[in-house]
RNA sequence: GCCCUUUUAGCUCAGUUGGUAGAGCGUCUCACUCGUAAUGAGAAGGUCGCCAGUUCGAUUCUGGCAAAGGGCC
Numbered sequence: 001g002c003c004c005u006u007u008u009a010g011c012u013c014a015g016u017u018g019g020u021a022g023a024g025c026g027u028c029u030c031a032c033u034c035g036u037a038a039u040g041a042g043a044a045g046g047u048c049g050c051c052a053g054u055u056c057g058a059u060u061c062u063g064g065c066a067a068a069g070g071g072c073c
Stems, first nucleotide, its partner, number of pairs: 001072007010025004019056001027043005049065005
């Protein structure tokens, strides 16, 4: 220098051949308990890496950039 993959909640990861996003763990609240743990119920938490393009509509498609990983020379 070229090519490929990944980037989504605090962490680990799903997701949809385009229709305003979920799980587990964690955090908080409540119930239960003499108390804690465990268990059960509920809640908060995400401009889906950034910038553009296409579209009525983009986490999803296209291009560029950035970061991480891998390959070739």
Description:
A computed fold for a 73-nucleotide RNA from Arthrobacter sp., annotated as transfer RNA. NCBI's taxonomy places the organism under Bacteria, Actinomycetes, Micrococcales, Micrococcaceae, Arthrobacter. It matches the Rfam family "tRNA". It is annotated as a transfer RNA.